[in-house]
RNA sequence: GACAGAGUAGGUACAGCGCGUCAAGUGCCGCCGGAUGGGAGGUUGCCGGCGGACGAAGGGCCAUGACCGGCCCGCGGUGCUGUGCCGCAUCCGCUGCC
Numbered sequence: 001g002a003c004a005g006a007g008u009a010g011g012u013a014c015a016g017c018g019c020g021u022c023a024a025g026u027g028c029c030g031c032c033g034g035a036u037g038g039g040a041g042g043u044u045g046c047c048g049g050c051g052g053a054c055g056a057a058g059g060g061c062c063a064u065g066a067c068c069g070g071c072c073c074g075c076g077g078u079g080c081u082g083u084g085c086c087g088c089a090u091c092c093g094c095u096g097c098c
Base pairs, nucleotide, nucleotide: 001098003096004095005094010086011085012084013083014082015081016080017079018078019076020075021074028052029051030050031049032048033047034046038092039091040090042088058073059072060071061070062069
C1' cells in the first nucleotide's frame, strides 16, 4: 500500500413482566435541544421538551342497591427487559492476511 474483518444509535421476531382500555401511550406535523461503532464528526436514522391536528375493542365472572375493587379472555401500529437476526456514509484508529 492492497484485501478482509470486529464494533453504534436503532429496527425486527419471539418470550417474560407491566401500563391503558372512564384513553394515556403509539403514530403524524411544526419549533427547540440532545445522544449516537475505539476517537473526531455527522443526518435523510434515534431520543427528549413545547405546541398543533387526528384517533381506538371490549367482553365474561365474583361482589355491591350502585360505584369503587378483584380475576380471566381479548384489544392497543402500548412501556421495559432478555435472546436471535439485521445494522452508521466520511477521516483516523483496532485485528487478520498478502